[in-house]
RNA sequence: GCAUCAAGAGUAGGGCUGACGCCCUCGCCAACCUGCCAACCCGGGCAAGGUGGUCUCCCGCAAGGGGAUGCGGCCAAUUCGGCAACGAAACGG
Numbered sequence: 001g002c003a004u005c006a007a008g009a010g011u012a013g014g015g016c017u018g019a020c021g022c023c024c025u026c027g028c029c030a031a032c033c034u035g036c037c038a039a040c041c042c043g044g045g046c047a048a049g050g051u052g053g054u055c056u057c058c059c060g061c062a063a064g065g066g067g068a069u070g071c072g073g074c075c076a077a078u079u080c081g082g083c084a085a086c087g088a089a090a091c092g093g
Stems, first nucleotide, its partner, number of pairs: 001071005010026001012025005027054003032050003035046003041093003057066003073083003
């Protein structure tokens, strides 16, 4: 700087804290990024890799302001570079 804050999904197990709350594990939800659905683009799809969320943002009459999340990851690194990504989906233009 751009996008979203609609909907969805755990009275689970554990750790720390005086508390608020935070962290880890497992489950679940969600297509923001990567990847995949033969090939380029658009649309749509797939929770595989990376995030995030799991009770659902705050103030304001409004304009608007604030806050949160995402805008791939890992290895190497002086540079060049290298690695993994499902048994899911496998569609339309």